[in-house]
RNA sequence: AUGCAAAUCCUAGCGCAAGUUCUCGUGAGCGGACGUUUGCCUCAUGAGAAGACGAGGAGAAGGUUGUCGAAUAGUCAGCGGAUGCCUUCCGGCCGGUCCGGUCGAUAGAGAUCUGUUAAAGCUCAGGCGUGAGUCUGGGGGAAGAGCGGAUGGAGGACACAA
Numbered sequence: 001a002u003g004c005a006a007a008u009c010c011u012a013g014c015g016c017a018a019g020u021u022c023u024c025g026u027g028a029g030c031g032g033a034c035g036u037u038u039g040c041c042u043c044a045u046g047a048g049a050a051g052a053c054g055a056g057g058a059g060a061a062g063g064u065u066g067u068c069g070a071a072u073a074g075u076c077a078g079c080g081g082a083u084g085c086c087u088u089c090c091g092g093c094c095g096g097u098c099c100g101g102u103c104g105a106u107a108g109a110g111a112u113c114u115g116u117u118a119a120a121g122c123u124c125a126g127g128c129g130u131g132a133g134u135c136u137g138g139g140g141g142a143a144g145a146g147c148g149g150a151u152g153g154a155g156g157a158c159a160c161a162a
Stems, first nucleotide, its partner, number of pairs: 001008002014080003019076001020050010053069003059089006090104005096158004111151006122139007
C1' cells in the first nucleotide's frame, strides 16, 4: 500500500513525530475611563506543515554512539529499525595437519589500471492547498567509498611425497 479477513507486496538516509521552527482559525493582552477600528508583538488553544540527496551493503549468534560522498547545510535535538564494524563459531583461500593471516558461497590483504546511467540542491512548466508547504514532468553539471574485470600478490612449525 492492497484486502471484509486471512494474507500479499514494497521500503533501510528507511519509518515515526513529542523538543524545535513555521502556517491558518479562535480568544486574550499591550498607561486610566467610555466607544469604535487597525497594525505589530506576546500568550493560550484547535487544526495543520517541515523534519536525509542519492551511491553502496546480507554465512550464524552476541555486542555496538553503524559505510561513502553531494548539498544555498534544521540533512538540528530525539524514538524505533538497519545488509556496517568487533568477538566467537562455521566455511573458503595460503599444497596436507596445527597455529597464524585474510576474507564470506563471486569467500587473500595492501597496490596499479579500467569499468560501474548519481540524485537532490539549481532552473523551466504545470497540479493541489487560505497558507506553511507538497506532488508531477522537462533541462541540468560534477562525487567518494564500495563493487566487477585485469595485473600482481600470501606465512611459521611438523610430517609426507617427489

Predicted 3D model of a 162-nucleotide RNA (glmS glucosamine-6-phosphate activated ribozyme aptamer) from Pseudoselenomonas ruminis.
It matches the Rfam family "glmS glucosamine-6-phosphate activated ribozyme aptamer". The family's RNA type in Rfam is riboswitch.
The coordinates come from a structure-prediction model, not an experiment, and the mean pLDDT is 77.